[in-house]
Formats: sequence, C1' cells, structure tokens
RNA sequence: GGGGGCGUAGCUCAGUUGGAAGAGCGUCUCGUUUGCACCGAGAAGGCCGCGGGUUCGACUCCUGUCGCCUCCA
Repeated sequence: GGGGGCGUAGCUCAGUUGGAAGAGCGUCUCGUUUGCACCGAGAAGGCCGCGGGUUCGACUCCUGUCGCCUCCA
C1' cells in the first nucleotide's frame, strides 16, 4: 500500500428482502425477609463509531473517514 471482517445499553451480544431497536448480566425502585441474599414486579439507560449521499422513510443501501482484528505484499 491492497483485500476481508467487526464497531448497536455500563459489559457480552442479537436484530438487514429498508417501516424506525431488543435479550442476558449489571444498576435503581418496590414487594418478600428481623436484616442480607435468592426470588417476583417495575424502571432508567442507545439519536446503532463519525460525516455525507440515495429514499416518503436508513442500524440496514452507496460513499468518505476513524479505531480494532485478520490475510497478501
């Protein structure tokens, strides 16, 4: 320098024939307990790495760029 893959909640990861985002763990509140834990119920937390474009509409398609992994030279 070139090819490929990944980037989504605090963490680990789903979700793509484009219709607008979820799970587990964690955190908080309530119930339960003398209290803690377990368990049950509920809640908060993300403008999907960043920018631009296409579209009525983009996590998803196109493009630029950043970071990480990997292959070739």

Annotation
Model confidence (mean pLDDT): 80 of 100. A computed fold for a 73-nucleotide RNA from an archaeon, annotated as transfer RNA.